[in-house]
RNA sequence: GGGCCGAUAGUUCAGUGGUAGAACACUCGGUUGACGUCCGAGAGGUCGUGGGUCCGAUUCCCACUCGGCCCA
Numbered sequence: 001g002g003g004c005c006g007a008u009a010g011u012u013c014a015g016u017g018g019u020a021g022a023a024c025a026c027u028c029g030g031u032u033g034a035c036g037u038c039c040g041a042g043a044g045g046u047c048g049u050g051g052g053u054c055c056g057a058u059u060c061c062c063a064c065u066c067g068g069c070c071c072a
Base pairs, nucleotide, nucleotide: 001071002070003069004068005067006066007065010024011023012022013021018055026042027041028040029039030038048064049063050062051061052060
């Protein structure tokens, strides 16, 4: 220098154009003598950045940043 994959909640990850979800973690309540387990509820996201297409973009297109793999 070229090619491919990835970036979404604190963490690990879903989500192939129409209001962004799960598990764990966290907070509150129930249960317990207490803690834990278990049950219920809740909070938590400018979807890596900037443009473009579209009535509408996490999703499609372009550029860039960061991480990983391969080729030279």
Predicted 3D model of a 72-nucleotide RNA (transfer RNA) from a Candidatus Bathyarchaeia archaeon. Its Rfam family is "tRNA". Gene Ontology term of the family: triplet codon-amino acid adaptor activity. By type it is a transfer RNA. The sequence is in RNAcentral, with records from ENA.